[in-house]
SAM riboswitch aptamer (S box leader) from a soil metagenome, 116 nucleotides, folded computationally. The coordinates come from a structure-prediction model, not an experiment, and the mean pLDDT is 81. The model forms 97% of the base pairs in the Rfam consensus.
């Protein structure tokens, strides 16, 4: 700071699973879940690119001041996809709490919790 986009095969292995707890709904012996390989997905860090703050250092110079190189820091933006995360049913599956609206069970907008 994001969190209605996106991306699945194979192999092991067998009964549960969707963080928790409640309620719903879903997945699931046509094999979930999870672990392995392989793939793809984004583009969070790190690397690369250009600009933006500040600082140093140095060259033009006598000296300063401009004005230029580089190095570090701040910040904005693009590539891409090496390197580390992460992720590949359902909006974070949906509600739980608190506003508002209306056609009264639905639409919003916040907030807890939880991911990265």
């Nucleotide at each position: 700071a994001u969190c209605c986009a996106g991306a699945g095969u194979g192999g092991c292995u067998g009964a549960g699973g969707g963080a928790a707890c409640a309620g719903g709904c879903c997945c699931u012996u046509c094999g979930a879940c999870g672990c392995c390989a392989c793939a793809g997905c984004a583009a969070c860090c790190g690397g690369c690119c250009g600009g933006u703050u500040g600082a140093g250092u140095u060259g033009u110079c006598c000296c300063a001041a401009a004005c230029g190189a580089c190095u570090c820091c701040u910040u904005c933006g693009g590539a891409a996809a090496c390197g580390g995360u992460g992720c590949u049913a359902a909006c974070u599956c949906c509600u739980g709490c608190c506003c508002g609206g209306c056609u009264u069970g639905c639409c919003g907008g916040g907030g807890a919790a939880g991911a990265u």
The sequence is in RNAcentral, with records from MGnify.